[in-house]
Context: one part of a larger RNA
RNA sequence: UGACGGGGACCCGCACAAGCAGUGGAGUAUGUGGUUUAAUUCGAAGCAACGCGAAGAACCUUACCAAGUCUUGACAUCCCUUUGACCGGUGUAGAGAUACGCCUUUCCUUCGGGACAAAGGAGACAGGUGGUGCAUGGUUGUCGUCAGCUCGUGUCGUGAGAUGUUGGGUUAAGUCCCGCAACGAGCGCAACCCUUAUGCUUAGUUGCCAGCACAUUAUGGUGGGCACUCUAAGCAGACUGCCGGUGACAAACCGGAGGAAGGUGGGGAUGACGUCAAAUCAUCAUGCCCCUUAUGACUUGGGCUACACACGUACUACAAUGGCCGGUACAACGGGAAGCAAUACCGCAAGGUGGAGCCAAUCCUUAAAAGCCGGUCUCAGUUCGGAUUGCAGGCUGCAACUCGCCUGCAUGAAGUCGGAAUUGCUAGUAAUCGCGGAUCAGCAUGCCGCGGUGAAUACGUUCCCGGGUCUUGUACA
Numbered sequence: 001u002g003a004c005g006g007g008g009a010c011c012c013g014c015a016c017a018a019g020c021a022g023u024g025g026a027g028u029a030u031g032u033g034g035u036u037u038a039a040u041u042c043g044a045a046g047c048a049a050c051g052c053g054a055a056g057a058a059c060c061u062u063a064c065c066a067a068g069u070c071u072u073g074a075c076a077u078c079c080c081u082u083u084g085a086c087c088g089g090u091g092u093a094g095a096g097a098u099a100c101g102c103c104u105u106u107c108c109u110u111c112g113g114g115a116c117a118a119a120g121g122a123g124a125c126a127g128g129u130g131g132u133g134c135a136u137g138g139u140u141g142u143c144g145u146c147a148g149c150u151c152g153u154g155u156c157g158u159g160a161g162a163u164g165u166u167g168g169g170u171u172a173a174g175u176c177c178c179g180c181a182a183c184g185a186g187c188g189c190a191a192c193c194c195u196u197a198u199g200c201u202u203a204g205u206u207g208c209c210a211g212c213a214c215a216u217u218a219u220g221g222u223g224g225g226c227a228c229u230c231u232a233a234g235c236a237g238a239c240u241g242c243c244g245g246u247g248a249c250a251a252a253c254c255g256g257a258g259g260a261a262g263g264u265g266g267g268g269a270u271g272a273c274g275u276c277a278a279a280u281c282a283u284c285a286u287g288c289c290c291c292u293u294a295u296g297a298c299u300u301g302g303g304c305u306a307c308a309c310a311c312g313u314a315c316u317a318c319a320a321u322g323g324c325c326g327g328u329a330c331a332a333c334g335g336g337a338a339g340c341a342a343u344a345c346c347g348c349a350a351g352g353u354g355g356a357g358c359c360a361a362u363c364c365u366u367a368a369a370a371g372c373c374g375g376u377c378u379c380a381g382u383u384c385g386g387a388u389u390g391c392a393g394g395c396u397g398c399a400a401c402u403c404g405c406c407u408g409c410a411u412g413a414a415g416u417c418g419g420a421a422u423u424g425c426u427a428g429u430a431a432u433c434g435c436g437g438a439u440c441a442g443c444a445u446g447c448c449g450c451g452g453u454g455a456a457u458a459c460g461u462u463c464c465c466g467g468g469u470c471u472u473g474u475a476c477a
Stems, first nucleotide, its partner, number of pairs: 001477002003474003007471007015461002019425005026316008034307002042053002064302007073125001077124002079121006088103006106115003127291002130289003136285002138280003141276001143274001148187006154163003167178003193268004198236007207226003212223003239262001242256005318418001322377007334365003339358002344353003384415001389410007431453007
């Protein structure tokens, strides 16, 4: 100087407390461990691995296994020879890779050849998701959006170092003020950026319809208009600016006015010096080592989907604040051409036929659901719950057996609110309800977004956990 203490002082955080909803019990989905297996490819491992890499394993993917094959190779450059193509169509054998055939088929030219492509050959080489993340780059997680981490000059100390950065206040903040052997500065904080909340200006189609008119069973459907809503560009607006009080005449804090918004308005992006030899050689790149008729490459089939069990994360429930039936209302974010698909018709339905319109503020997706109105069930393993299984179908796709999703009929399991323990959340939040998107031929209870309805509680900082500052002890570095 640090680190540590079941030392001290001060402060903060859904850290506790106060509340609400859960997990832990059930069934299922999914990931992991274990076991099994020819293979169940590999990685991730307390927080910070475990719905994680994977924004989607039937083939492909695919790295694993079995079998069948290749050896200058599936891919790149160079050299030589031959051919004129390449592409395309097609026959036989085979599980296919592949092997043997048939048909069709180039350009430029100074006629020497050249361009391009294929086949064959020799070797240089290719290739490796093989090893090492403890050789590395790059990227990422974490402490932590915590308020810290340093430097120059000066001063003090023999020196390591100290000072500044400590102290008194204050703040979300090393934020600001005052003081001070310090005076300044840098990386962080804040602001600048995006979004949301208010208004104004400009613009007015594909959006809108107040007033006027037309048409219609009806509808901004039409003329017309841009007032309103909205859209999307610019500007304004919030700065402790104003008033009162407290304070040290300070910084600041408390209350108030005005205001759409008040003291960082809400949310996001943004992550200092560093820590964990943290993660990744399987995104990529890369040193070294290793394989080279195989640890490379191709193909078919299988596996990654196994199942006594254990754990994590979710979904659905156990019901009456509910289930079912009928009627009826109100969104936002998005997506659409190898696409989104309306009206109509067929089917109980999944879906099918068909195809208007739309490269989209125009058309489609688009039904929002919870809600509201009416009816029914009357506390039961039930008209709760939906697992499991049987049958019959639909869709995608060469192909749904291993191993997809959906529909109808039948079947109707566990489950009556969950032990010890444990998680999230402070407001448009939790809880609850549906909708969209990426990936994607198909497949979502996952992920990323969107809006609807919309709470309870916070006395307080003694305690648990994590962190910051000062101080103290130390046989630790």
A computed fold for a 477-nucleotide part of an RNA from Paenibacillus nicotianae, annotated as small-subunit ribosomal RNA, 3' major domain. The full RNA is in RNAcentral, with records from ENA and SILVA. The coordinates come from a structure-prediction model, not an experiment, and the mean pLDDT is 83. The organism belongs to Paenibacillus, within Bacteria.